[in-house]
Context: one part of a larger RNA
Molecule: large-subunit ribosomal RNA, domain I
Organism: Candidatus Scybalocola fimicaballi
RNA sequence: GGCGAAGGGUGGAUACCUUGGCUCAUGGAGGCGAAGAAGGACGUGAUAAGCUGCGAUAAGCCCCGGGGAUCGGCAAAUGCGACUUGAUCCGGGGAUUUCCGAAUGGGGAAACCCACCGCCAGCGGUGGCGGUACCAUUCCUAAGGAAUGGGGCGAACGGGGGGAACUGAAACAUCUAAGUACCCCCAGGAGAAGAAAACAAAAGUGAUUCCGCAAGUAGUGGCGAGCGAACGCGGAGAAGCCCAAACCAAGACGGUCCAGGCCGCCUUGGGGUUGUAGGACCGGGCCGUGGGACGAAAGAUUCGUAGCCGAAGGACGUGGAAAAGUCCGGCGAAGAGGGUGACACCCCCGUAGGCGAAACGAACCUGAACCCUACCGGUAUCCUGAGUAGCGCGGGACACGAGGAAUCCUGCGUGAAGCUGGCGGGACCAUCCGCCAAGGCUAAAUACUCCCAUGAGACCGAUAGCGAACAAGUACUGUGAAGGAAAGGUGAAAAGCACUUCGAACAGAAGGGUGAAAAAGAACUUGAAACCGUUCGCCU
Numbered sequence: 001g002g003c004g005a006a007g008g009g010u011g012g013a014u015a016c017c018u019u020g021g022c023u024c025a026u027g028g029a030g031g032c033g034a035a036g037a038a039g040g041a042c043g044u045g046a047u048a049a050g051c052u053g054c055g056a057u058a059a060g061c062c063c064c065g066g067g068g069a070u071c072g073g074c075a076a077a078u079g080c081g082a083c084u085u086g087a088u089c090c091g092g093g094g095a096u097u098u099c100c101g102a103a104u105g106g107g108g109a110a111a112c113c114c115a116c117c118g119c120c121a122g123c124g125g126u127g128g129c130g131g132u133a134c135c136a137u138u139c140c141u142a143a144g145g146a147a148u149g150g151g152g153c154g155a156a157c158g159g160g161g162g163g164a165a166c167u168g169a170a171a172c173a174u175c176u177a178a179g180u181a182c183c184c185c186c187a188g189g190a191g192a193a194g195a196a197a198a199c200a201a202a203a204g205u206g207a208u209u210c211c212g213c214a215a216g217u218a219g220u221g222g223c224g225a226g227c228g229a230a231c232g233c234g235g236a237g238a239a240g241c242c243c244a245a246a247c248c249a250a251g252a253c254g255g256u257c258c259a260g261g262c263c264g265c266c267u268u269g270g271g272g273u274u275g276u277a278g279g280a281c282c283g284g285g286c287c288g289u290g291g292g293a294c295g296a297a298a299g300a301u302u303c304g305u306a307g308c309c310g311a312a313g314g315a316c317g318u319g320g321a322a323a324a325g326u327c328c329g330g331c332g333a334a335g336a337g338g339g340u341g342a343c344a345c346c347c348c349c350g351u352a353g354g355c356g357a358a359a360c361g362a363a364c365c366u367g368a369a370c371c372c373u374a375c376c377g378g379u380a381u382c383c384u385g386a387g388u389a390g391c392g393c394g395g396g397a398c399a400c401g402a403g404g405a406a407u408c409c410u411g412c413g414u415g416a417a418g419c420u421g422g423c424g425g426g427a428c429c430a431u432c433c434g435c436c437a438a439g440g441c442u443a444a445a446u447a448c449u450c451c452c453a454u455g456a457g458a459c460c461g462a463u464a465g466c467g468a469a470c471a472a473g474u475a476c477u478g479u480g481a482a483g484g485a486a487a488g489g490u491g492a493a494a495a496g497c498a499c500u501u502c503g504a505a506c507a508g509a510a511g512g513g514u515g516a517a518a519a520a521g522a523a524c525u526u527g528a529a530a531c532c533g534u535u536c537g538c539c540u
Stems, first nucleotide, its partner, number of pairs: 001539006008532002015525001016489002020460002022457007029449002031153002039100003042055003046078001050074002061094006070082003105114003115132007134150007157188001158186005168175001172222001198205002209236005219227002240441003243385001247270005253264004275419001277384004281378004290372003298366002301363005307355003313328004329346002331335001337349003390414008400426001421436005476483002496524001499511004
């Protein structure tokens, strides 16, 4: 030096564990904010670095309710206190709530600097309180002022305005990806859409939305890659309405006049809302019932935000410990689950089953106000949404790429009819059929989950599972946008090794003690391998 064996060191795999995650289900909630949010800075404890809580009233103050013996957070110890005159704790309501932040008196390198006005206190220096941003609307107005609202934040979902490329087409340009990603605006618990100028086809349907089928069909397409309906049927859910105008009236203004009035225009009220046309207008009839998507105050009920009651087991022996074993019992509307010194229906928390709110919130019911609520006949006249429909050019949307291209939107141009009217039924025309544009509102069925509660898993088990089981978006990196870790386990209980010795020692070790175990000693469960010593055997 090699090989082998044994027994160690180192290391932290593996096993076991779980406080944390992941994915769902059901229900709730779906917002917070100038009454100053979200998020922070700085403070705040007897002692206090971090986290948590809180705000100069500062781990807290007040009231109401629950609860019933301990308590002064994580978090020990020391000290000092509180509490059956009910503390701590839990729920509801309130008070306080520095400074920054939309940040809003002005400024600013956020958490800082500098003002003005009014009121109050004071002799005064000064102190306290309130106000002073911008925008929109309304009102009063001479400048100006007042009131109301907005602004910012928030996970996804919704509507709108803009809008890629990689990629696919086995290259690539039309096309695709995709109206996706991304940016901006706006809204709500949903949003959007919505009450036929719709479909259909000789029969009919009757707003919208969503699901299943129709159907990967008809189509579209460098007829490539691809894209991709509708009619109709079955379901979920169902709900329909209001203006503009004609006409009438009142008021203001203007015009005219024979001074009675009339006309024009504006505002407000009544009226009216339709396509077998409807309405105005004229004649007759109807005035108190019915309905509603509206819901003040108050009350009832139910639910939520604390809680409460809740059955039944002992002994023996083993063991450190009994819940395991044995023996003899019990309960069960409870043998879900968790904990307890090993495996507990009957030890503890619970579970089944019941019960419960002073206060606050929600739903629902009652409900004032509010809104709607009549038709029949006549038909000369009047009304029924105009720079609109349509058309041309250029684009876009429709499953449909300009195509035979209807339909919808519109940047430029042009430009009707007006009820004997108009639009559509996939060029266009006729017949026929359907419908009434150019104003508006509208629950439910649908989408989503930052958040709360409960529950589940042929989900993970510390290199896994969220990045994060732990002072984690921390430490650390970066000028910055941003990037972003590692790190869990003594024991049943700290009983966390008094005391002695060696040692320079607050290192380490040997005794000794605790413990079932210290080969559980805090570098702490188990303790693999690599790697490094030690001893022994054999070989060289």